[in-house]
RNA sequence: GCGGCAGUGGUCCAGGGGUUAUGACUUGGGCUUCCCAAGCCCAAGACCCGGGUUCGAUUCCCGGCUGCCGCA
Numbered sequence: 001g002c003g004g005c006a007g008u009g010g011u012c013c014a015g016g017g018g019u020u021a022u023g024a025c026u027u028g029g030g031c032u033u034c035c036c037a038a039g040c041c042c043a044a045g046a047c048c049c050g051g052g053u054u055c056g057a058u059u060c061c062c063g064g065c066u067g068c069c070g071c072a
Base pairs, nucleotide, nucleotide: 001071002070003069004068005067006066007065010025011024012023018055027043028042029041030040031039048064049063050062051061052060
């Protein structure tokens, strides 16, 4: 330099046009318990950036950035 894949709460991950953006961990609160742990309930918190297409984009297209893999 070229090609492929990926980027979503603090962490890991699902979702590939409209639905409350999924679940787990973590954190905060509550229930339970003599206390802790475990368990259960509730809450907070996210679509890498810019443009385009569309009535509507996290999703499709183009460019960029970052990471991984391959080729040279």
Transfer RNA from Candidatus Methanolliviera sp. GoM_oil, 72 nucleotides, folded computationally. RNAcentral records the identical sequence in 3 taxa. It matches the Rfam family "tRNA". Rfam classes the family as a transfer RNA.